[in-house]
RNA sequence: AUAAGAAAAAGCCUAAGCUAUCGAGAGAUAGCAAACGGAAAGUUAUGGAUCCUGCAAAUGGAAAGCCAAACUGCCUUA
Numbered sequence: 001a002u003a004a005g006a007a008a009a010a011g012c013c014u015a016a017g018c019u020a021u022c023g024a025g026a027g028a029u030a031g032c033a034a035a036c037g038g039a040a041a042g043u044u045a046u047g048g049a050u051c052c053u054g055c056a057a058a059u060g061g062a063a064a065g066c067c068a069a070a071c072u073g074c075c076u077u078a
Stems, first nucleotide, its partner, number of pairs: 002078004012038002017032006036065001042071003046068003050062003
């Protein structure tokens, strides 16, 4: 450097739920509590899918732990 893996070791993130606030809404932030799960559940929102507003279209918004993709990255083995 490349590939594979998550058995070991050190760590990491946090689903659902509740409360408060913000928002038209999807949802977001913080706290509590809990641990569905995750080898990138780190970053991006590029494509498809999904959700909100709207009669619809267009425009706009949301999340991304659905599929694909890009960038970065701990440990071990080869």

The RNA shown here (c-di-GMP-I riboswitch aptamer) has 78 nucleotides and comes from Methylococcaceae bacterium NSP1-2. The coordinates come from a structure-prediction model, not an experiment, and the mean pLDDT is 82. Rfam family: c-di-GMP-I riboswitch aptamer. Gene Ontology term of the family: cyclic-di-GMP binding.